[in-house]
Molecule: Glycine riboswitch aptamer
Organism: Vogesella mureinivorans
């Protein structure tokens, strides 16, 4: 500088119609509704910071808060974050 591998906790929301398929399911895949917000992403602005002599001026600007593209919506699995761990120069 920068937080690698690995390991431990990790939330929400549909047994939802309807077509089709066989392995006959809490099943896949199409579509249509509803719902979730913690991969990813967008979009607002705070604080701040630039321009400006200034202005209620212009530009830049975070998030778990807001969207819901993408994703998800039994259990697994994934999973933002948080602990621990110890990399490289």
């Nucleotide at each position: 500088c920068a937080g690698a591998a690995u390991c431990u906790g990790g939330a929400g929301a549909g047994c939802g119609g309807c077509g089709c398929a066989c392995a006959a399911g809490a099943u896949g895949c199409g579509u249509c509704c509803a719902c979730c917000g913690a991969a990813g992403g967008g979009g607002c602005u705070a604080a701040c910071g630039g321009c400006g002599c200034a202005a209620u001026g212009c530009c830049g600007g975070a998030a778990a808060a807001u969207c819901u593209c993408a994703g998800g919506u039994g259990c697994a699995g994934g999973g933002a974050c948080a602990g621990a761990g110890g990399g490289g120069u």